[in-house]
Molecule: SAM riboswitch aptamer (S box leader)
Organism: uncultured Eubacterium sp.
Formats: sequence, structure tokens, C1' cells
RNA sequence: CCUUAUUAUGAGAGGUGGAGGGAAUAGGCCCUUUGAAGCCCAGCAACCUGCUAAAUGCAACGGUGCUAAAUCCUACAAGGCAGAUGUCUUGAAAGAUGAGG
Repeated sequence: CCUUAUUAUGAGAGGUGGAGGGAAUAGGCCCUUUGAAGCCCAGCAACCUGCUAAAUGCAACGGUGCUAAAUCCUACAAGGCAGAUGUCUUGAAAGAUGAGG
């Protein structure tokens, strides 16, 4: 980079750490010293995996992932409503994660 599946579920009043964080750009809106990120531990899920004749079933020792808010919301397109900048729905794009190549 390509293909494909998922993306409104779930998960800590722990230790350490010290100021930032919510992918990038822009706009918004939030979280944070009643302590951010990171790390450790703990937990959640069940994509790979294992069980099974098989499974939409069961397991979770192993490989990943995840643990504020819908992928926090909007940016593009179509449509509904309102009719000045608005709002709602659907889809796309982009991103994230897994599994293949």
C1' cells in the first nucleotide's frame, strides 16, 4: 500500500508519574493538580486461537486490541424540516483495530 470484517455494547475511587490530553488540519465541545500523557498491575471484549461433526454455541492459558463522551461532534454528497448562517436522517471520505496479501 491492497482486500476484507468491525467501529452507539463492555472494562479501575489500584500503584507510579508529574502536565497535559481527546489521530492529523480547521471549527466546536470536553476531560485534567478532587491530578493529564506514559509505565506497571487489574479488568473488558472475543478478531486470530482452542473445543466441537459443525455452529449464530462454549472457553480465554496464548497473539493482538481496548478500558470519558458514538471513531466526542462537524467538515464531502443526497434527502426531510425550517426557511439568512440552522437542524435531522442516510451514505461517503478519513481514522482506529483484527485477519489475509